[in-house]
RNA sequence: AGCAAGCCAGGCGGUCGCUGUGCCACGCAUGUCGCACAGAGGAAAGUCGGGACUCCACAGGGCAGCGUAGCGGGUAACUCCCGUCCGCCGUAAGGCGAGGAUCAGAGGUACAGAGACGAGCCGGUUAAGUCCGGGUGAAACGGCCAAUCUCUACGCGGAGCAACACCAAGUAGGCAGACGAUGACGUGGCCCACCGAGUCUGCGGGUAGGUGGCUCGAGCCGCGCGGUAACGCGCGGCCCAGAGGAAUGACCGUCACGCCACGGCGAAAGCCGGGGUGACAGAAUCCCGCUUACCGGCUUGCUUCA
Numbered sequence: 001a002g003c004a005a006g007c008c009a010g011g012c013g014g015u016c017g018c019u020g021u022g023c024c025a026c027g028c029a030u031g032u033c034g035c036a037c038a039g040a041g042g043a044a045a046g047u048c049g050g051g052a053c054u055c056c057a058c059a060g061g062g063c064a065g066c067g068u069a070g071c072g073g074g075u076a077a078c079u080c081c082c083g084u085c086c087g088c089c090g091u092a093a094g095g096c097g098a099g100g101a102u103c104a105g106a107g108g109u110a111c112a113g114a115g116a117c118g119a120g121c122c123g124g125u126u127a128a129g130u131c132c133g134g135g136u137g138a139a140a141c142g143g144c145c146a147a148u149c150u151c152u153a154c155g156c157g158g159a160g161c162a163a164c165a166c167c168a169a170g171u172a173g174g175c176a177g178a179c180g181a182u183g184a185c186g187u188g189g190c191c192c193a194c195c196g197a198g199u200c201u202g203c204g205g206g207u208a209g210g211u212g213g214c215u216c217g218a219g220c221c222g223c224g225c226g227g228u229a230a231c232g233c234g235c236g237g238c239c240c241a242g243a244g245g246a247a248u249g250a251c252c253g254u255c256a257c258g259c260c261a262c263g264g265c266g267a268a269a270g271c272c273g274g275g276g277u278g279a280c281a282g283a284a285u286c287c288c289g290c291u292u293a294c295c296g297g298c299u300u301g302c303u304u305c306a
Base pairs, nucleotide, nucleotide: 001303002302003301004300005299006298007297008296010255011254012253013252014251015250016249018039019038020037021036022035023034025032026031041280045291046290048289049288050287051286052285053160054159055158056157060192061191062190063189065156066155067154068153069152070084071083072082073081074080085099086097087096088095089094100151101150105149106148107145108144109143121134122133123132124131164212165211166210167209174203175202176201177200178199179198186194219238220237221236222235223234224233225232226231257278258277259276260275262273263272264271265270
């Protein structure tokens, strides 16, 4: 000067608040007061890939459609991860790669060139497309392109916690029309298969929400063993937000660090002083990934040059 991997994301104290849980007291009760404990992230973000879970039907067959693509492995699964081959980039550490098939078929091939996918064209030559030569161009003998259609192999049912369940209930009940056991409706491409009695539209009417799902989980930490690794197995320990118009905050003091100007000293490096400022960003069913954003700081290994 770089390359790779991992980690942190200010500390402490005080005052006033918020959410959840537990406990004392008071209250018939909804609750109130007090105390204790816990209370955002590495990405909570984009909602891109995959899964758990729930419902549609115990999610079944075909067509269509979509996705993936060297080889081997990991995982609940993946478009993710690991190893390795090949190609490209880099002096190197290393980085990047949709990387199967063009004797199944279709399509395309800029510019140049007379002609660009079909075999022909031009010049010479011969009995005869019989033989010889030919500029251009990546390619005219013949090739190239599949992140064009296509083929091959494998995978994919749909919707999503506003799922869904329960309580309550004026999204009810009522009137009119249409469809329906010759099978409607039934999840959202179509058909089959399945199911089995209601469904849709209009009028009119007026309303109210609450609770569960909800956080103990493919969980976190440590040690040991197996494996090059991703990862797996065993043992021990731990409990770590659960709100619901949505809490996790505001202010003050102090210490530490970075940055910004200012003043003083100094020849300079710099030292001292007070002041200002503090990255990206806020859980919403959960988990594994990927991608994107980010003031700065720390650790480890490696490369090149001096």
RNAcentral holds the sequence, with entries from MGnify. Bacterial RNase P class A from uncultured Usitatibacter sp., 306 nucleotides, folded computationally. Model confidence (mean pLDDT): 76 of 100. Lineage of the source: Bacteria > Pseudomonadati > Betaproteobacteria > Nitrosomonadales > Usitatibacter.